[in-house]
Context: one part of a larger RNA
RNA sequence: CGUAGGAAAUUUGAGAGGACAUGACCCUAGUACGAGAGGACCGGGUCGUACGGACCGCUAGUGCGCCAGUUGUCACGCCAGUGGCACCGCUGGGUAGCUAUGUCCGGAUGGGAUAAGUGCUGAAAGCAUCUAAGUGCGAAACCCACCUCAAGAUGAGAUUUCCCCAUCAGACGCCUCGGAGAUGACGAGGUCGAUAGGCGACAGGUGUAAGCGCAGCAAUGCGUUCAGCCGAGUCGUACUAAUUCGUCGAUUGAUU
Numbered sequence: 001c002g003u004a005g006g007a008a009a010u011u012u013g014a015g016a017g018g019a020c021a022u023g024a025c026c027c028u029a030g031u032a033c034g035a036g037a038g039g040a041c042c043g044g045g046u047c048g049u050a051c052g053g054a055c056c057g058c059u060a061g062u063g064c065g066c067c068a069g070u071u072g073u074c075a076c077g078c079c080a081g082u083g084g085c086a087c088c089g090c091u092g093g094g095u096a097g098c099u100a101u102g103u104c105c106g107g108a109u110g111g112g113a114u115a116a117g118u119g120c121u122g123a124a125a126g127c128a129u130c131u132a133a134g135u136g137c138g139a140a141a142c143c144c145a146c147c148u149c150a151a152g153a154u155g156a157g158a159u160u161u162c163c164c165c166a167u168c169a170g171a172c173g174c175c176u177c178g179g180a181g182a183u184g185a186c187g188a189g190g191u192c193g194a195u196a197g198g199c200g201a202c203a204g205g206u207g208u209a210a211g212c213g214c215a216g217c218a219a220u221g222c223g224u225u226c227a228g229c230c231g232a233g234u235c236g237u238a239c240u241a242a243u244u245c246g247u248c249g250a251u252u253g254a255u256u
Stems, first nucleotide, its partner, number of pairs: 001152001005163007015149004021049007033038001051106005059100004066093005071086006110144003117137004164253001170248004174190005195241003198237005204230003211224005
């Protein structure tokens, strides 16, 4: 921009893409078969492998704005306590998120038309013949069925609701943001408000802060203290910021 008025929402599915894998064991049954050795079809069940999708409760990893320990050095006048730098200084852990090695799920089932093949009926050719007319069965392949996208499918579809003289329905700008994201876009919100920050409580992490007291010559230990600190988590709370506001957008919808 189009989809012959303008919107919001819900959809149909032309078409496109994905998936389609496979093993072992058990039962049937040591049966059928076979002199024996051996050893089934058909049917039923169990457990896997690889592959794919989703997720983070478990296990495990990361987690450079979390906690602790610790070396050297510099600084805060000194002690104590802290901070900077040294690969995140090094080391031990670790929330959310993101992940796999973790967990759950998937390939099912059924139908259609067939291939090789196998039949029925059946002549040409008094017989025979699956074929010439006619008519069945028959495969992981094909078409459906399963999952995803999909009306620019210009063949532009359908349904529901709303709007029509200025305050339209609605959309955008702007702002607070994230489950979204390079930017657009998408999604949650903008005081009729929990959108983000702050604050509170809780979860969770670290592992018992500082100061003081006591014991010890001291290093240090013990008590106060399951303390202190704490990013992304959950719930709550208008304290802060989403203020105010602006722009676009119909006159009943070409022509006959």